c-di-GMP-I riboswitch aptamer from Paenalicyclobacillus mengziensis, 89 nucleotides, folded computationally. The prediction has a mean pLDDT of 82.
RNA sequence: AAUGUCUCAGGGCAAACCAGUGGAAACACUGGGACGCAAAGCUACGGGUCUAAGGGUGCAGAAGUACCUAGGAUCGCCGGGUUGCCACA
Numbered sequence: 001a002a003u004g005u006c007u008c009a010g011g012g013c014a015a016a017c018c019a020g021u022g023g024a025a026a027c028a029c030u031g032g033g034a035c036g037c038a039a040a041g042c043u044a045c046g047g048g049u050c051u052a053a054g055g056g057u058g059c060a061g062a063a064g065u066a067c068c069u070a071g072g073a074u075c076g077c078c079g080g081g082u083u084g085c086c087a088c089a
Base pairs, nucleotide, nucleotide: 003089004088005087012037013036017032018031019030020029021028022027035076041082042081043080045079046078047077048074049073050072054069055068056067057066058065059064
């Protein structure tokens, strides 16, 4: 320097759930909490999934209601891109 992660040590992240805050929602953030994670770091680029405020269409006299739609959300769904600590072999 490259490759690898069965095991050891140090360090790291933090699901569900609870409280608070934001949001139309999905969900996010903060604190608590640990199911797990060797990229569970970053990136919505491809696919998937979730939501449907706004917009569109139908019905309706209206109030409203049904369906469609991502510029919303998810990288802890998968793939791609990108960066990288320690230990061991």
About this RNA:
NCBI's taxonomy places the organism under Bacteria, Bacillati, Bacillota, Caryophanales, Paenalicyclobacillus. The sequence is in RNAcentral, with records from Rfam.